[in-house]
Context: one part of a larger RNA
Molecule: large-subunit ribosomal RNA, domain I
Organism: Heliomicrobium modesticaldum
RNA sequence: GGCAUACGGCGGAUGCCUAGGCGCUGAGAGGCGAAGAAGGGUGCGGACAGCUGCGAAAAGCCACGGGGAGCCGCAAGCAGGCCUCGAUCCGUGGAUACCCGAAUGGGGCAACCCACUUGGAGUCAUAUCCAAGUAUCCCCCGCUGAAUCGAUAGGCGUGGGAGGCCAACCCGGGGAACUGAAACAUCUCAGUACCCGGAGGAAAAGAAAUCAACCGAGAUUCCCUCAGUAGCGGCGAGCGAAAGGGGAAGAGCCUAAACCGCCUCUUCGGAGGCGGGGUUGCGGGACCUUCACUAUGUCCCAAUUGUCUUAGUCGAAGCGGUCUGGAAAGGCCCGGCACAGCAGGUAACACCCCUGUAGGCGAAAAGGCAAGAAGGAUAGAAGGGAUCCCAAGUACCGCGGGGCACGUGAAAUCCCGUGGGAAUCCGGGGGGACCACCCUCCAAGGCUAAAUACUCCUCAGCGACCGAUAGUGCACAAGUACCGUGAGGGAAAGGUGAAAAGCACCCCGGAAGGGGAGUGAAAGAGAACCUGAAACCGUAUGCUU
Numbered sequence: 001g002g003c004a005u006a007c008g009g010c011g012g013a014u015g016c017c018u019a020g021g022c023g024c025u026g027a028g029a030g031g032c033g034a035a036g037a038a039g040g041g042u043g044c045g046g047a048c049a050g051c052u053g054c055g056a057a058a059a060g061c062c063a064c065g066g067g068g069a070g071c072c073g074c075a076a077g078c079a080g081g082c083c084u085c086g087a088u089c090c091g092u093g094g095a096u097a098c099c100c101g102a103a104u105g106g107g108g109c110a111a112c113c114c115a116c117u118u119g120g121a122g123u124c125a126u127a128u129c130c131a132a133g134u135a136u137c138c139c140c141c142g143c144u145g146a147a148u149c150g151a152u153a154g155g156c157g158u159g160g161g162a163g164g165c166c167a168a169c170c171c172g173g174g175g176a177a178c179u180g181a182a183a184c185a186u187c188u189c190a191g192u193a194c195c196c197g198g199a200g201g202a203a204a205a206g207a208a209a210u211c212a213a214c215c216g217a218g219a220u221u222c223c224c225u226c227a228g229u230a231g232c233g234g235c236g237a238g239c240g241a242a243a244g245g246g247g248a249a250g251a252g253c254c255u256a257a258a259c260c261g262c263c264u265c266u267u268c269g270g271a272g273g274c275g276g277g278g279u280u281g282c283g284g285g286a287c288c289u290u291c292a293c294u295a296u297g298u299c300c301c302a303a304u305u306g307u308c309u310u311a312g313u314c315g316a317a318g319c320g321g322u323c324u325g326g327a328a329a330g331g332c333c334c335g336g337c338a339c340a341g342c343a344g345g346u347a348a349c350a351c352c353c354c355u356g357u358a359g360g361c362g363a364a365a366a367g368g369c370a371a372g373a374a375g376g377a378u379a380g381a382a383g384g385g386a387u388c389c390c391a392a393g394u395a396c397c398g399c400g401g402g403g404c405a406c407g408u409g410a411a412a413u414c415c416c417g418u419g420g421g422a423a424u425c426c427g428g429g430g431g432g433a434c435c436a437c438c439c440u441c442c443a444a445g446g447c448u449a450a451a452u453a454c455u456c457c458u459c460a461g462c463g464a465c466c467g468a469u470a471g472u473g474c475a476c477a478a479g480u481a482c483c484g485u486g487a488g489g490g491a492a493a494g495g496u497g498a499a500a501a502g503c504a505c506c507c508c509g510g511a512a513g514g515g516g517a518g519u520g521a522a523a524g525a526g527a528a529c530c531u532g533a534a535a536c537c538g539u540a541u542g543c544u545u
Base pairs, nucleotide, nucleotide: 001544002543003542004541005540006539007538008537009536015530016495017494020466021465022463023462024461025460026459027458028457029455030454031165032164039100040099041098042055043054044053046078050074051073061094062093063092064091065090066089070082071081072080105114106113107112115134116133117132118131119130120129121128136162137161138160139159141157142156143155144154169200170198171197172196173195174194180187184234210217211216221248222247223246224245225244231239232238252447253446254445255391259276260275261274262273263272264271265270281425283390284389285388286387287384288383289382290381291380296379297378298377299376300375304371305370306369307368308367309366310365312361313360314359318334320333321332322331323330335352336351337341343355344354345353396420397419398418399417400416401415402414406432427442428441429440430439431438482489483488502529505516506515507514508513
């Protein structure tokens, strides 16, 4: 020095555990903000570094409810207090709410600096202090008011609104590349990622100028199917419908015009506003005639009632015997309840010990939903057919693009740019170039619940999901420490014991640490604390070199 064995040290694997995660289901909620948000800065405690809570009224103030013996957060101890005259705590409503932040009096290197107006405090007077107001844009109204008489622009003021934040979902405006095509350019990735604008609890779409096929259907949306079909495609890679069928849901309406009335302006041609009228494709309406005229339906609004939410509350049955044990909830024996034998806790495995569970009950206050009298609003039909109306720089066409599953193709349909440019029912669009016949539908105005999408958040529940190198990055002072000028990156770190009963006292030592004693079931559970593997380091012994 090696090997082996024994006993230790170091180390923190493994097992067990779970305070935290992950995924999903049902219900709720789907917003907050100039009445100053989200998010911060900084303060507030007897002593206070962090977290939490709160705001100079500062771990809190007031009222009303709940609750009923303890309380002064995590967090022990010290000091000092509060509480059955009901505290702490829980819920509802309110008060306060520094500074920054849309930040909004002006400025600014966020959390700072400096003002003005009015009122108040203070001073002999200044100073100083307190309260309120003072940003911008848009809209209504009023006042004022140029060039320029009127008018307009502009200015001023009252009032109302906006601004910013927010996980995903939604609509719109823009819009890649890697990649695939085994290279690459059309193509693909993909209208994806990303940027911007906007909205809602959903959004969008939506009441046929739709489909269909000579039969018919009857707004939109979503699911299944049709169907990887018809098609498109350097006919490569690849892209990829629709009708129809089956389901979910179900709802339809309002304007413009013709015509009538009133008002304003007028260059006297007319224009505009308000009210009535009117809304359709068996074309409808105006207009003329005739008949009904308030029944019923629908919608809006208060009290009230019911119900739900935001605190709670009642809630059955073993302090049974005995054995083991530190401990009984375990074994044996004997009982009981059950609309409750889900679950968690209690010194081990508890239906009957505790919290609960099944099942009931409950609100002064605030909010949601439903029902809701009186009242208000709204809604008719037939016939006639002469005249009038039926959405214009629109439809449509040429050219250039985009979008449709459809890459210009025979390319319809839809949208945009540009140039041209109709018709009003004897009218117009569509049926995949185009034409005819036929069928079908009325564009160029608008609104519309449900079925659908999503989950930052709340409540309840579930899991052949994880169990501390896993599961969120974070079970713990975690977006912390730390790194970076910055954008940004981003950890490690859980477990004494049933209970601190956390080792009084003695001994060695400067201490750390250790030996006794004591606690405990256990201290080889002593806080570097459950279990305690391996690597690695020792001590002892044996063998060997």